Predicted 3D model of a 62-nucleotide RNA (Fluoride riboswitch aptamer (crcB RNA motif)) from a Microthrixaceae bacterium.
Its mean pLDDT, the model's own confidence on a scale to 100, is 77.
It was read from a public genome assembly, where an Rfam model found it.
Formats: sequence, structure tokens, C1' cells
RNA sequence: GGGUGAACAGGCGAUGGAGCUCGCCUUUGACCGCCGUUCCGGCUGAUGGCUCCUACCGAAUC
Repeated sequence: GGGUGAACAGGCGAUGGAGCUCGCCUUUGACCGCCGUUCCGGCUGAUGGCUCCUACCGAAUC
């Protein structure tokens, strides 16, 4: 330096952070939204799910 195996662990789930939980992946990977007249135009959502915070958007009151 390379290969293999095991253990510990780590990473990911369409834009931020934390907790819980589910699923997936093992660096050759999980993942990288939807629609339409498709290389152009349009639309929803800060979550995989739940709760909270932050940002953004809409409405009402002071």
C1' cells in the first nucleotide's frame, strides 16, 4: 500500500435546527418532488412520520 472478514459505528429519506420513532444504505451505496404543449414553463411542502423552534406565506385583531 492492497485484498478479505468481523466488530463498533456512520450515512441517507426534494431547502434549516433539536427530540422521539420508522425505513433504507455500507462509499461500486441509500438520496436527488410533481405536472405539462418537455432542456422550456407551471405547482406543493422547511417532517419519511410526530412534536417544538427558526425562516417563509396567508388571514384576523391591537